Annotation:
Predicted 3D model of a 72-nucleotide RNA (transfer RNA) from an Acidiferrobacterales bacterium. Its Rfam family is "tRNA". Rfam links the family to the GO term triplet codon-amino acid adaptor activity. The family's RNA type in Rfam is transfer RNA. Taxonomically the source falls in Acidiferrobacterales (Bacteria, Pseudomonadati, Pseudomonadota, Gammaproteobacteria).

RNA sequence: GCGGGUGUAGCUCAGCAGUAGAGCGUUACGUUGCCAACGUAAAUGUCGAGGGUGCGAAUCCCUUCUCCCGCU
Numbered sequence: 001g002c003g004g005g006u007g008u009a010g011c012u013c014a015g016c017a018g019u020a021g022a023g024c025g026u027u028a029c030g031u032u033g034c035c036a037a038c039g040u041a042a043a044u045g046u047c048g049a050g051g052g053u054g055c056g057a058a059u060c061c062c063u064u065c066u067c068c069c070g071c072u
Stems, first nucleotide, its partner, number of pairs: 001071005007065001010024004018055001026042005048064005
């Protein structure tokens, strides 16, 4: 230099045009003499960045950045 993949909650990941979610974790409360465990509730996000298409974009298109793999 070329090709492919990856980026979404604190972490691990779903979601492939129509209200952004799950598990774990965090916080509060309940239960317990205390801890753990369990139950209930709550907080969470510029969907890496910029632009385009479209009534509507995490999702499609273009550019760009990070990381990973391969080729030269």

The sequence is in RNAcentral, with records from ENA.